[in-house]
RNA sequence: GGGGAAUUAGCUCAGUUGAUAGAGCGCCUGACUUGCACUCAGGAGGUCGUGGGUUUGACUCCCAUAUUCUCCACCA
Numbered sequence: 001g002g003g004g005a006a007u008u009a010g011c012u013c014a015g016u017u018g019a020u021a022g023a024g025c026g027c028c029u030g031a032c033u034u035g036c037a038c039u040c041a042g043g044a045g046g047u048c049g050u051g052g053g054u055u056u057g058a059c060u061c062c063c064a065u066a067u068u069c070u071c072c073a074c075c076a
Base pairs, nucleotide, nucleotide: 001072002071003070004069005068006067007066010025011024012023013022019056027043028042029041030040031039049065050064051063052062053061
């Protein structure tokens, strides 16, 4: 320098024939218990890496860009 992959909740990850978002763990509250844990019930939490574009409508399509990983090439 060139190719590819990833970026979504605090963490690990789903969700791609375009119709406005979920799970597990964690967190909070209550029940249970002498108390804790387990278990059960309920709840909070994300403008989907960033900026634009297309569209009635974008996590999803297009362009640019940032970070991480990886392969190739070059120099030494």